[in-house]
Molecule: SAM riboswitch aptamer (S box leader)
Organism: uncultured Ruminococcus sp.
RNA sequence: CUUAUCAAGAGUGGUGGAGGAAACAGGUCCGAUGAAGCCCGACAACCUGACCGAGGGUAUCCGAGGUUAAGGUGCCAGAUCCUGCGGUUUUGAUCCGAAAGAUGAG
Numbered sequence: 001c002u003u004a005u006c007a008a009g010a011g012u013g014g015u016g017g018a019g020g021a022a023a024c025a026g027g028u029c030c031g032a033u034g035a036a037g038c039c040c041g042a043c044a045a046c047c048u049g050a051c052c053g054a055g056g057g058u059a060u061c062c063g064a065g066g067u068u069a070a071g072g073u074g075c076c077a078g079a080u081c082c083u084g085c086g087g088u089u090u091u092g093a094u095c096c097g098a099a100a101g102a103u104g105a106g
Base pairs, nucleotide, nucleotide: 001106002105003104004103005102006101011040013039014038015037019030020029021028024084025083026082027081041076043074046072047071048070049068050067051066052065055062056061080100085097086096087095
């Protein structure tokens, strides 16, 4: 940079000690009934593997879809916590989109 997804799901564990919810601003929250980080565990199923497989092919084989969860990631308060830009709307709310961001694959 391209592309897909982002309202589901996941601990009454150990360690750790005061912070945390990406950055900036504004909100709103979480936290000594123990934050972040680390370990374990769980969740999920994007990629690989294994298995099943509609269908296609003379055939090696290709293969929608499904199962599994072994490997690679990811993730485990909240809609990506909400707003910030544009559209819609008399206004507000709602809704739609964008930007930015996160994750996978390339």